[in-house]
RNA sequence: UGCGAAAUAAAGCCGAAUCUCCAAAAGGAGUACGGGGGACUUAAUUUUGGGGUGAAUCUCCUGUACAGAAUUAAUUUUCUGUAUGGAGUAGGGUGACCCUCUAACCCGAACCCGGCAACUAACCCCGAAGGCAAAAGGAGGUAAUAA
Numbered sequence: 001u002g003c004g005a006a007a008u009a010a011a012g013c014c015g016a017a018u019c020u021c022c023a024a025a026a027g028g029a030g031u032a033c034g035g036g037g038g039a040c041u042u043a044a045u046u047u048u049g050g051g052g053u054g055a056a057u058c059u060c061c062u063g064u065a066c067a068g069a070a071u072u073a074a075u076u077u078u079c080u081g082u083a084u085g086g087a088g089u090a091g092g093g094u095g096a097c098c099c100u101c102u103a104a105c106c107c108g109a110a111c112c113c114g115g116c117a118a119c120u121a122a123c124c125c126c127g128a129a130g131g132c133a134a135a136a137g138g139a140g141g142u143a144a145u146a147a
Base pairs, nucleotide, nucleotide: 012132013131014130019030020029021028022027033127034126035125036124037123042118049116050113051112052111053110058088059087060086061085063084064083065082066081067080068079069078070077091107092106093105094104098141099140100139101138102137
């Protein structure tokens, strides 16, 4: 001097997921804020299964590997299932006092219901977790403070 990792610092970020009380704790009761079910009317169409939370959908590489079935002279060709890679994409996040935009940087998952739910007044039932963070550049505007 360069690269990589860990720890501290915790202003800050994703998310509905914060806060209060009782309790030694376990746990319990509420709560900001969220979600689902559920008439009339209207709409819609149920093996082509369907649906919910969520930004997380969809397209291509006739991608790759394994298993099964059929097929072939032949691991030759095709189909199905499972796992998984790459390039994009509907859509979503950060961009640091605040708002809008931008440079730049990211995400584009996972889980659940179980044959069943459109909307939906009254009404009914649930959640209120978890995971990250050391450079934060610029433009316009607003507000506050000080002089």